[in-house]
RNA sequence: GGGAGGUUAGCUCAGGGGUAGAGCGCUGCAUUCACACUGCAGAGGUCGCUGGUUCGAAACCAGCACUUCCCACCA
Numbered sequence: 001g002g003g004a005g006g007u008u009a010g011c012u013c014a015g016g017g018g019u020a021g022a023g024c025g026c027u028g029c030a031u032u033c034a035c036a037c038u039g040c041a042g043a044g045g046u047c048g049c050u051g052g053u054u055c056g057a058a059a060c061c062a063g064c065a066c067u068u069c070c071c072a073c074c075a
Base pairs, nucleotide, nucleotide: 001071002070003069004068005067006066007065010024011023012022013021018055026042027041028040029039030038048064049063050062051061052060
């Protein structure tokens, strides 16, 4: 330099046009002498950024950023 993938909750990941979820973790309550387990409830996300398309974008398009891998180059 060329190509491909990834970026969504604290962590691991789903969701690929109709307004965001799961597991684990966290908080509260119940239970227990207490802890753990278990049950119930809850908090937590401008979906990497900027534009565009659309009635509507996490999703589609363009650019940029970060990251992983492959190829090429390398005195």
RNAcentral holds the sequence, with entries from ENA. A computed fold for a 75-nucleotide RNA from Massilia horti, annotated as transfer RNA. Its mean pLDDT, the model's own confidence on a scale to 100, is 83. Taxonomically the source falls in Massilia (Bacteria, Pseudomonadati, Pseudomonadota, Oxalobacteraceae). Its Rfam family is "tRNA". It is annotated as a transfer RNA. Its family is annotated with triplet codon-amino acid adaptor activity in the Gene Ontology.